The RNA shown here (Glycine riboswitch aptamer) has 89 nucleotides and comes from uncultured Lachnospira sp. NCBI's taxonomy places the organism under Bacteria, Bacillota, Clostridia, Lachnospirales, Lachnospira.
RNA sequence: UCUCUGGAGAGUCCUGACUUAGUGCAGGGGCCGAAGGUGCAACACACCGGAUUAAUCCGGUAUGAAUCUCUCAGGCAAAAGGACAGAGA
Repeated sequence: UCUCUGGAGAGUCCUGACUUAGUGCAGGGGCCGAAGGUGCAACACACCGGAUUAAUCCGGUAUGAAUCUCUCAGGCAAAAGGACAGAGA
């Protein structure tokens, strides 16, 4: 990376017009976090400065995470998708 299996959450919301039909159009407010994306630390490591015989301590700077966070994107019957897990190649 590919295949198979399992896989949560939240309205089949309301109003209007059109219509053969709708995952279609306009407006309204309510929600979810597990595609993707955003943000960061009392910790780690590196550097600088100071105290210090040394060990070490204090301050500053840079880098770094998530199932955390934001809700941009996406989603809120079924289907599809789906982080993650198991098995196989």